[in-house]
RNA sequence: AGAGUUUGAUCCUGGCUCAGGAUGAACGCUAGCGGCAGGCUUAAUACAUGCAAGUCGUGGGGCAGCGGGGGUAGCAAUACCUGCCGGCGACCGGCAAACGGGUGAGGAACAUGUACGCAACCUUCCUUUAACUGGAGAAUAGCCCCUCGAAAGGGGGAUUAAUACUCCGUAACAUAUUGAUAAGACAUCUUAUUAAUAUUAUAGCUCCGGCGGUUAAAGAUGGGCGUGCACCUGAUUAGAUAGUUGGCGGGGUAACGGCCCACCAAGUCUGCGAUCAGUAACUGGUGUGAGAGCGCGACCAGUCACACGGGCACUGAGACACGGGUCCGACUCCUACGGGAGGCAGCAGUAAGGAAUAUUGGUCAAUGGACGCAAGUCUGAACCAGCCAUGCCGCGUGGAGGAUUAAGGCCCUCUGGGUUGUAAACUCCUUUUAUCUGGGAAGAAAUGUACUUUUUCUAGAGUACUUGACGGUACCAGAGGAAUAAGCACCGGCUAACUCCGUGCCAGCAGCCGCGGUAAUACGGAGGGUGCAAGCGUUAUCCGGAUUCACUGGGUUUAAAGGGUGCGUAGGCGGGCAGGUAAGUCAGUGGUGAAAUCUCCGAGCUUAACUCGGAAACUGCCGUUGAUACUAUUUGUCUUGAAUAUUGUGGAGGUAAGCGGAAUAUGUCAUGUAGCGGUGAAAUGCUUAGAUAUGACAUAGAACACCAAUUGCGAAGGCAGCUUACUACACAAUGAUUGACGCUGAGGCACGAAAGCGUGGGGAUCAAACAGGAUUAGAUACCCUGGUAGUCCACGCUGUAAACGAUGGAUACUAGCUGUUGGGCGCAAGCUCAGUGGCUAAGCGAAAGUGAUAAGUAUCCCACCUGGGGAGUACGUUCGCAAGAAUGAAACUCAAAGGAAUUGACGGGGGCCCGCACAAGCGGUGGAGCAUGUGGUUUAAUUCGAUGAUACGCGAGGAACCUUACCAGGGCUUAAAUGUAGAGUGACAGGACUGGAAACAGUUUUUUCUUCGGACACUUUACAAGGUGCUGCAUGGUUGUCGUCAGCUCGUGCCGUGAGGUGUCAGGUUAAGUCCUAUAACGAGCGCAACCCCUGUUGUUAGUUGCCAGCGAGUCAUGUCGGGAACUCUAACGAGACUGCCGGUGCAAACCGUGAGGAAGGUGGGGAUGACGUCAAAUCAUCACGGCCCUUACGUCCUGGGCUACACACGUGCUACAAUGGCCGGUACAGAGAGCAGCCACUUAGCGAUAAGGAGCGAAUCUAUAAAACCGGUCACAGUUCGGAUCGGAGUCUGCAACUCGACUCCGUGAAGCUGGAAUCGCUAGUAAUCGGAUAUCAGCCAUGAUCCGGUGAAUACGUUCCCGGGCCUUGUACACACCGCCCGUCAAGCCAUGGAAGCUGGGGGUACCUGAAGUCGGUGACCGCAAGGAGCUGCCUAGGGUAAAACUGGUAACUGGGGCUAAGUCGUAACAAGGUA
Repeated sequence: AGAGUUUGAUCCUGGCUCAGGAUGAACGCUAGCGGCAGGCUUAAUACAUGCAAGUCGUGGGGCAGCGGGGGUAGCAAUACCUGCCGGCGACCGGCAAACGGGUGAGGAACAUGUACGCAACCUUCCUUUAACUGGAGAAUAGCCCCUCGAAAGGGGGAUUAAUACUCCGUAACAUAUUGAUAAGACAUCUUAUUAAUAUUAUAGCUCCGGCGGUUAAAGAUGGGCGUGCACCUGAUUAGAUAGUUGGCGGGGUAACGGCCCACCAAGUCUGCGAUCAGUAACUGGUGUGAGAGCGCGACCAGUCACACGGGCACUGAGACACGGGUCCGACUCCUACGGGAGGCAGCAGUAAGGAAUAUUGGUCAAUGGACGCAAGUCUGAACCAGCCAUGCCGCGUGGAGGAUUAAGGCCCUCUGGGUUGUAAACUCCUUUUAUCUGGGAAGAAAUGUACUUUUUCUAGAGUACUUGACGGUACCAGAGGAAUAAGCACCGGCUAACUCCGUGCCAGCAGCCGCGGUAAUACGGAGGGUGCAAGCGUUAUCCGGAUUCACUGGGUUUAAAGGGUGCGUAGGCGGGCAGGUAAGUCAGUGGUGAAAUCUCCGAGCUUAACUCGGAAACUGCCGUUGAUACUAUUUGUCUUGAAUAUUGUGGAGGUAAGCGGAAUAUGUCAUGUAGCGGUGAAAUGCUUAGAUAUGACAUAGAACACCAAUUGCGAAGGCAGCUUACUACACAAUGAUUGACGCUGAGGCACGAAAGCGUGGGGAUCAAACAGGAUUAGAUACCCUGGUAGUCCACGCUGUAAACGAUGGAUACUAGCUGUUGGGCGCAAGCUCAGUGGCUAAGCGAAAGUGAUAAGUAUCCCACCUGGGGAGUACGUUCGCAAGAAUGAAACUCAAAGGAAUUGACGGGGGCCCGCACAAGCGGUGGAGCAUGUGGUUUAAUUCGAUGAUACGCGAGGAACCUUACCAGGGCUUAAAUGUAGAGUGACAGGACUGGAAACAGUUUUUUCUUCGGACACUUUACAAGGUGCUGCAUGGUUGUCGUCAGCUCGUGCCGUGAGGUGUCAGGUUAAGUCCUAUAACGAGCGCAACCCCUGUUGUUAGUUGCCAGCGAGUCAUGUCGGGAACUCUAACGAGACUGCCGGUGCAAACCGUGAGGAAGGUGGGGAUGACGUCAAAUCAUCACGGCCCUUACGUCCUGGGCUACACACGUGCUACAAUGGCCGGUACAGAGAGCAGCCACUUAGCGAUAAGGAGCGAAUCUAUAAAACCGGUCACAGUUCGGAUCGGAGUCUGCAACUCGACUCCGUGAAGCUGGAAUCGCUAGUAAUCGGAUAUCAGCCAUGAUCCGGUGAAUACGUUCCCGGGCCUUGUACACACCGCCCGUCAAGCCAUGGAAGCUGGGGGUACCUGAAGUCGGUGACCGCAAGGAGCUGCCUAGGGUAAAACUGGUAACUGGGGCUAAGUCGUAACAAGGUA
């Protein structure tokens, strides 16, 4: 110090989450030791038991119990007597008990903190000073006797003491009153000196040293009271208050005071937050933080409050009293039922509550407290110990060497390697700690006892002895032995640390993002690793990070956020100069800011934690002295801010009245006739009762064309015909007047579009609602025809808008260019003031943008914001006639929501361009029959795959068996092949026979070679099997498609915060990102083109199997032969075409031309060639391969069947429907390819398929009638001499075998079909159409398929509006899985929280009335007492109780409202593109 998370990516805004520290903690796992701390945060709930406050005999009467002494009786034990002594229960009296200890309920307050004040006060014990300590009296506890009661506890009688009580005397510097003098302050007054009068005291004990007592003064200590400042949340709490505020006079108190009372006045507090409600002990401090802050207030220390809940007083110096009293209440206990007792928020402890918090311990040794002369007693204060890893700190669990890098575990590419790991074993060493043995403190200073000594005494000094809970503890020494001692969490990113197995959106994890659907570093286990370590994790809470409430230190055009606008109150802020004051401010100084804590230095425990000493700090408050720049205040002055005046100018500024024409509607009349109107198209509607149209006249209401604009005016809303009246404003000029009079503005007041409401008018147009007609699946809409409120006026209300520049107001400053409105100056150019626009600089901004009219630089004031949803909702309140407006939450829920810009994709957005895309043509498909493939169905099986384009005559370029993967049945189990190694046999294998469907099983028969090394064959053993089983969504390879479309990128530079852009855009051009020009780009790569092959022209070379012009030979005939090398051809190398030339257009590229030349002309034609990528496209069944699965089977062999099924649907084809034809006869012309288990000439037989013979040819040599065409004949429009399906019969061939299930031949049979609905396909030239030929596969063939080959050989293209696909540019976007996208609302289902609600039930506070204990005070007091006083009676007040009405705040509730969330529900399609009606 930051990080993760919104997006395809980016920047920003913004929330959520994490890493750090902390805790009086708790929980889980684990645990060796010690030191120092801490330990009921919940029920201020209830408490058994014990202890926590007593002491003094030097105050007193006394003497129960204990000890001693004495006496009497007795041998003794023992009994009895005796306050005589030590002492002392209970009692009277004194002091203490108001401290110490606990708790935090209440309390928002002078409670606390801090600083002052008391001229308005008290103070036991202690210190100092002064004075006094005389006399008298009456009682009462106890003791004794009697008595009541269960007890607690009383009652009566007799007697008695005091430092208990009362009276008298004396007395002041005390108190009170009245004077005098002087001084002072702060208002009442105070102080000093002095005089007079009145009043008020006491207690004794003694060891004779002393200890006490009373009065007064002072000190110290402790308190009381008052005041300034500080001190939580809520305004959905705005008014509160009757002793209330003040006064006079009393009472009361230690003291002031409405503290209380009588009377008088009507005040007092409050927006600087009263009152009310909620919450809370406060502080020093503590946690965190850089700090400012924020949170907390355990332990320790100071203060306050409380002591079962509430009230009250008594005693006392002090209490309204934790371990005192009394009363009421609740609760618990005892009881003889009549009455009584009690208060752990003291220490232990118990129950309960709770996630959770300890021993019914020891000692007064030390420190401190009470009492006492003292010894001493008491002390759950305190000091110690016990329990608990609750925290902090320290130590240890060993150290060195040691490689065979052991075994085992785990992993891997597995004969091997890696890791655990120098880790272990093993060798040597050490002994902290633990264990055992022995020694052994400090804490003790003082007191006390005895003695010595100084001294007048008090008191001090010294010596010896005594006193330790902790504790035989800390510490020290010795002994032996590695011996007694390691876990927890994590390992996807944040965040250090990785692999295997299991699981398979299951089980589970998770702080956030998110993992898990068969290869999970994220679940569970293991191995390994990382972090911390006697602990480690989790949970909870706080601070931090969070500048995410922003004082330090944020924002408001579009992300959340400027009030709709103005006027103006309080408040805040405010021009120049000079003077005064010194409140703020600054400086010096004084007081205070308790200690502890924090910081620094030092010291003590072996160190540290911890503790001690010193310093500093405590940033604060108060006083005092000074400074005077700024702020403030005050005095004076100034003119530039502001206002006024005068003179002009301007405008749709406002209000009222009047006037005008056009249009519309209606009415009347007239002309006139069949339609009008309306729409995408229609219909509803109007019209022969005369519409629409046209003309004239009349009436009505509303709005004001042109001018008109980027204009003007106004605070905003808003304002538009013309005229007048009234009125407001702005600007300019002059610089005449005032002299800071200013700016902003919480509350407040006023204005405020449209719609809406009320009352009364008005009503032409338009037009919610409504009606009808259309559209549609529906259409409660969009469109059309009508139409009422309303729209208009007057008065009143409402008070909101995307009331927007989404930009509050004011002032000042900061570069320019260019329009325009209104002034002034100027002849003009132009200058200047005030407005209103555009473009840009710097700057600012996340960017878009803004930019003197700021969103720049500054100042002042106001308003508003703090994640999305819930929600501008609920409740409450205010306003309103209502509608509603204003103010304005929470529970719950999500990890986002959002802004700007980028790249894509998309659009029923736009522009440009291309393509057999459309159009123009030709021929088809869709109808028929058949062939073939697919779906579906069927089946034992109909094996599997391919499924829009990009599956469907596709894998398959050959399913009768085989193929074959499927089904049924029958067999086999290392099994088929091969290799290696070992063993065995020559029985094996083969032949024959039997069974069987075969595989196979059984029976039988015969038998190796050899150079002796072995070979061969078989059996057997071991190791390596096999799988067309799954996953194409784990993969390689291959392929389809967009698309032969023109695109896709890179380097450097430049621009941008960045994603990214530029280049690649623009203007032309091209088939083309082809080329040119321009240009912050310049270049380059993959694509395009070219290079390659075929073909078209030609040359050269070569001439067999091809060719034959010329020469010769030969034949019925044929290059048949000799020969030839011209031609054709064959097959190698060349030439040729490049917009090269001409003309035109153009800057160029290029285009145009019936151009020339040329075989070919603008890529000549065809092929091969397929960029970056898209579709998780296809293929695990070509092959290969990871993982998973099967192993007497999902392997393998065999027979038969199936893949050929058949109501049906679709695709692709063939044949046709005929005369451009069918049939018969005749005649002609190819190219390419194939051939030995082959092609087969020729001959013979057969109608024929073929068969039987039989030459040639492994092929430029042999083999194959090319067909359409052409010539002639026939058929005349018919289901035919078209068409050939189907069926019957007879055959041929292949093959082990044609039944399921082959092809072909012949004879017979002769179906549908007469050109095909909606729709749809191909093709732009040697193309379509048409005709035949060949080949692969192959025994044969279901081939009408596929792939090639040639023959004949067209038509049409105006053009790019439309359909489809594509390319480029641009635009919008809420899409990015990218429109097959996204997404809204109702309804239905489940869950959750919440509002309303008849009612039911709680709580706290207040008010009124009734009642009213104890108690103080007042009155009385005939009774008691000498008296003081008291009993009694009574009045006021009050805790509590009761009643009543209202308010506030909870819980619950039939029913009800919306909200949120939830894999696949329903209905529509509202929004995002012009989202299909912006």
Molecule: small-subunit ribosomal RNA
Organism: uncultured Bacteroidota bacterium